[in-house]
Context: one part of a larger RNA
RNA sequence: GCCUGCGAGUUAAUGUAUCGUGCAAGGUUAAGGAGAUAAUCCGGAGCCGUAGUGAAAGCGAGCCUGAAUAGGGCGUUAAGUACGAUGUAUUAGACCCGAAGCCAGACGAUCUAUCCAUGACCAGGAUGAAGGUGAAGUAAAAUUUGCUGGAGGUCCGAACCGACGCCCGUUGAAACGUUCGCGGAUGAGUUGUGGAUAGGGGAGAAAUUCCAAUCGAGUUUGGUGAUAGCUGGUUCUCCUCGAAAUAGCUUUAGGGCUAGCGUUUAAAGUUUAGGUAUGGAGGUAGAGCACUGUAUGUGAAAUGGCCGCGCAUAGCGGUACUGCUCACGAACAAACUCCAAAUGCCAUAUCGUAUCUUUAAGCAGUCAGACUGUGGGGGAUAAGCUCCAUGGUCAAAAGGGAAACAGCCCAGAUCGUCAAAUAAGGUCCCAAAAUUUACGCUAAGUGUGAAAGGAUGUGGAGACGCUCAAACAACUAGGAUGUUGGCUUAGAAGCAGCCAUCAUUUAAAGAGUGCGUAACAGCUCACUAGUCGAGUAUCUCUGCGCCGAAGAUUUACCGGGGCUAAGCGUAGUACCGAAUUUACGGAUUUAAGUAGUAAUACCUAAGUGGUAGGGGAGCGUUCUGUUCGCGGCGAAGCUAGACUGUGAAGACUAGUGGAGCGUACAGAAGUGAGAAUGCAGGU
Numbered sequence: 001g002c003c004u005g006c007g008a009g010u011u012a013a014u015g016u017a018u019c020g021u022g023c024a025a026g027g028u029u030a031a032g033g034a035g036a037u038a039a040u041c042c043g044g045a046g047c048c049g050u051a052g053u054g055a056a057a058g059c060g061a062g063c064c065u066g067a068a069u070a071g072g073g074c075g076u077u078a079a080g081u082a083c084g085a086u087g088u089a090u091u092a093g094a095c096c097c098g099a100a101g102c103c104a105g106a107c108g109a110u111c112u113a114u115c116c117a118u119g120a121c122c123a124g125g126a127u128g129a130a131g132g133u134g135a136a137g138u139a140a141a142a143u144u145u146g147c148u149g150g151a152g153g154u155c156c157g158a159a160c161c162g163a164c165g166c167c168c169g170u171u172g173a174a175a176c177g178u179u180c181g182c183g184g185a186u187g188a189g190u191u192g193u194g195g196a197u198a199g200g201g202g203a204g205a206a207a208u209u210c211c212a213a214u215c216g217a218g219u220u221u222g223g224u225g226a227u228a229g230c231u232g233g234u235u236c237u238c239c240u241c242g243a244a245a246u247a248g249c250u251u252u253a254g255g256g257c258u259a260g261c262g263u264u265u266a267a268a269g270u271u272u273a274g275g276u277a278u279g280g281a282g283g284u285a286g287a288g289c290a291c292u293g294u295a296u297g298u299g300a301a302a303u304g305g306c307c308g309c310g311c312a313u314a315g316c317g318g319u320a321c322u323g324c325u326c327a328c329g330a331a332c333a334a335a336c337u338c339c340a341a342a343u344g345c346c347a348u349a350u351c352g353u354a355u356c357u358u359u360a361a362g363c364a365g366u367c368a369g370a371c372u373g374u375g376g377g378g379g380a381u382a383a384g385c386u387c388c389a390u391g392g393u394c395a396a397a398a399g400g401g402a403a404a405c406a407g408c409c410c411a412g413a414u415c416g417u418c419a420a421a422u423a424a425g426g427u428c429c430c431a432a433a434a435u436u437u438a439c440g441c442u443a444a445g446u447g448u449g450a451a452a453g454g455a456u457g458u459g460g461a462g463a464c465g466c467u468c469a470a471a472c473a474a475c476u477a478g479g480a481u482g483u484u485g486g487c488u489u490a491g492a493a494g495c496a497g498c499c500a501u502c503a504u505u506u507a508a509a510g511a512g513u514g515c516g517u518a519a520c521a522g523c524u525c526a527c528u529a530g531u532c533g534a535g536u537a538u539c540u541c542u543g544c545g546c547c548g549a550a551g552a553u554u555u556a557c558c559g560g561g562g563c564u565a566a567g568c569g570u571a572g573u574a575c576c577g578a579a580u581u582u583a584c585g586g587a588u589u590u591a592a593g594u595a596g597u598a599a600u601a602c603c604u605a606a607g608u609g610g611u612a613g614g615g616g617a618g619c620g621u622u623c624u625g626u627u628c629g630c631g632g633c634g635a636a637g638c639u640a641g642a643c644u645g646u647g648a649a650g651a652c653u654a655g656u657g658g659a660g661c662g663u664a665c666a667g668a669a670g671u672g673a674g675a676a677u678g679c680a681g682g683u
Stems, first nucleotide, its partner, number of pairs: 001683006011092013026048003032042003052059002062074004095233002098230001102223006113197009122187001124156003127152001131148006160184003164181002168177001199215001201211003208217001236618006246259005260366002262363008271354001274351007286339001287337002292333003296329005304321001305319005369394010399410003414586004419582003425576003428561003434573001436572006447563001453547002457544007465536002474531005480504003485499003510525001514523002587608005593602003619672001621669006628662003637656005643650002
């Protein structure tokens, strides 16, 4: 891992709602007794109801409050009760499994820590303290020296004890080890045996270290089914309806309570959604500047400043200063408004469809939402970001499209059919259907990824110049004189700079467009003539393209092949295409109708995706009662098979098997497994 078995809403008491049965202004017994351990009988204590009200005495269809014959509050009008079943609540372990923990009593020092008692052990080698003695030495000492001596938490190094490093091992040979090196090795040494200290404790050369592979408080039994707002799991079928991820409060935020939204039952009422018309309230989008603020230009201009004049606090003049205010022009605003929509909302009328609303009650689930369109706040007008509002989808929705793709587009799956029409999206091949029609565009494989910015790409529309009195381009020729203008400067002659920018001759020619020189020179341009002979220069708007364009496993931004349309735009026709729609047949739910006492049958219409969840109807298992049956001429079980039923399931036949089993109607449950890192066994 697989197979088989086991494995989770139970039971009791008490409420409450619904249903059933009995009796009914009543209903019913409890303990106990009798009795077959029964049914049943006895038992009326008690309980609920039949009257309320008041704190109560009490009074009573009324009572209380009150001074009140006032007002107000609660009543007077509706049948209950006992038992049973079902839903649900409360109290209990209360659907099942699951803690870490807390407390009490025991058991542990055969491991280990420390201690006590009594024993044991430490090859060999080295060093050579004190002391002793001889000698030297001294007045005597001190001192020196030879020998002796054998001290030391001394040295080297086995046993022994330890554990510093690397490898190996790491489902190990081993729940801490092996090899090789390593430290101590007469000491605070190592070790045998016996003993002592016990968990709110002991021991500790002290590490939260050890106290039997267990230690921030041992182990074990009990309290105990501790508690778990947490995780996981929770077993047969069909039919019907079908949510929520919000508000308020919460030591509350992944929990709860009430409301909202779901379902079921009953009653009542009319009407809802949607369309149209009419009438309302309102200050958003937009717009505007009339208010509040912000902000700008021009003109006029008060006050103030500065300068000048002035017989000087006056007065007059000037001002590239300031700029109240006014006029004109032109702006901005969530917390501005002289204005002002569309929608939405409210009301009325009407159409419309078959539901909608309210009330009373039973039962819920939901309180993590996601993306997308639109309007906004936060953020960076970032986020598959976050917070609101308003639609949609997913959640709880399958099918077709988007290559693949919960949230996008189309469309909502009752079942069957080798029928038809369509939606989105498509029609060259993969791959169903046009190599479709008409007119254009694109040349970039643009299409099939991107910006600022750049460019004689190309199509369309327009504007404005020049042009057969010859334009634009090219070529030939000229491009002069006063003059080297004046100034400046070392120089300044068209061409460093400043000022002026005239005149003449001309077809035309600047007191000079650029290059150039130290300055000149030189080249060139403007401008003009000739040659040539038809368009040419500039600008604006717009369609489609170009560059800008570098990345990491593999081409890799058409799904691929590939395409010059099989790309883009406009218009048309045809076809394909879904679980949509239609056709035919069947099932089922609800409502109406018909028949029937009813069950039910027929017909018509509308439905039949579905998680949490509500409601309804069933299948099967074990046992019990009644009933009818089967079985050694072969029960159950098992194996196989093309049968029946919408399904859970049920028959039949054959084989196997070898002794029990079923039908019908009721009843009672240890009543249905694939999941719980489920439990046990097998393999």

Model confidence (mean pLDDT): 85 of 100.
The part of an RNA shown here (large-subunit ribosomal RNA, domain II) has 683 nucleotides and comes from a freshwater metagenome.
Rfam family: Bacterial large subunit ribosomal RNA.
The full RNA is in RNAcentral, with records from SILVA.